[in-house]
Molecule: THF (Tetrahydrofolate) riboswitch aptamer
Organism: Symbiobacterium sp.
RNA sequence: GGCAGAGUAGGUGCUUCGCGUUAAGUGCUGCGGGAUGGGAGGUCGCCCGCAGACGAAAGGCCGUCCGGCCUGCGGUGGAGUACCGCUUCCGCUGCC
Repeated sequence: GGCAGAGUAGGUGCUUCGCGUUAAGUGCUGCGGGAUGGGAGGUCGCCCGCAGACGAAAGGCCGUCCGGCCUGCGGUGGAGUACCGCUUCCGCUGCC
C1' cells in the first nucleotide's frame, strides 16, 4: 500500500413474564433536548420531554362484591434467544 473481517443505537421472528381493555400503551404531527461500533463528529435512524390530532375487541365462569380465574384482543411493556444491522475520518484483527 492492497484485500478481507470484527464491532453500535436499533429492527424482525420465537419463547416467557407483565400491563391495558373503566384505554394507558403503540403509531402520527410540531417544538425542544439527549445518547449513539474502540476514538472524534454525525442523521432521513434511536431515545426523552412538552403540545396537538387520531384511535380500539371483548367474552365466559365464580364470588364473601367490584374483585378472582380463563380465553381473546392491543401495529401493548420488560427479559431471553436467533437472524439482520452505521455514515465520515482515525483505530483494531487477519492475509498478501